FMN riboswitch aptamer (RFN element) from a Candidatus Zixiibacteriota bacterium, 126 nucleotides, folded computationally.
[in-house]
RNA sequence: GGCUGUCUUCGGGGCGAGGCGGAAAUCCUCGACCGGCGGUGAAAGCCCGCGAGCUCCGUCAGAGGCGGGGCAGAGCCUGUGCAAUCCAGGCGCCGACGGUGAAAGUCCGGAUGGGAGAAGACGGCU
Repeated sequence: GGCUGUCUUCGGGGCGAGGCGGAAAUCCUCGACCGGCGGUGAAAGCCCGCGAGCUCCGUCAGAGGCGGGGCAGAGCCUGUGCAAUCCAGGCGCCGACGGUGAAAGUCCGGAUGGGAGAAGACGGCU
């Protein structure tokens, strides 16, 4: 250094004004803001994959957990460069579920949860 076991800590951000209305931080208009984790020859919300959510199957007596499958969003142009859908410039686009006097990426909630994973401690193998 690699693999592995146990444990510890860490591990998601963001909206205002005006309009209509009985009612909207949800609609309409205008103007803003935000971007989890790993990877990729170089830094990625929109390239590949993972996570949260929903769902199906298996398993355990069950709670719930574990294992597996499925569903689920969005990027182009120019430039630099050996190399970039990752950088620079320009223009554009996307956003789980439940709730709500009325439809939500930004409000409230599940969540003092879960989590991809990150760092570290101790041990084992090599």